[in-house]
RNA sequence: GGCAGGGUAGCUCAGUGGUAGAGCAGAGGACUCAUAAGCCUUUGGUCGAGGGUUCAAUUCCCUCCCCUGCUAC
Repeated sequence: GGCAGGGUAGCUCAGUGGUAGAGCAGAGGACUCAUAAGCCUUUGGUCGAGGGUUCAAUUCCCUCCCCUGCUAC
């Protein structure tokens, strides 16, 4: 350099056009003599950046940035 995959909550990841979710973590509650576990409730997101298409974009198209793998002189 070429090709492929990926970038979404603090972390690991779903979500393939119609107002963004789960688990863990965090906060509160109840329980307990107390703590932990388990239980209930709950906070938290400019969906990597910019532009385009569309009534509507995390999703489709273009460019760029970053990460991983393969490949080549």

Transfer RNA from Parcubacteria group bacterium ADurb.Bin326, 73 nucleotides, folded computationally.
The coordinates come from a structure-prediction model, not an experiment, and the mean pLDDT is 84.
It matches the Rfam family "tRNA". The family's RNA type in Rfam is transfer RNA.
Taxonomically the source falls in Bacteria candidate phyla (Bacteria).
The RNAcentral record of the sequence draws on ENA.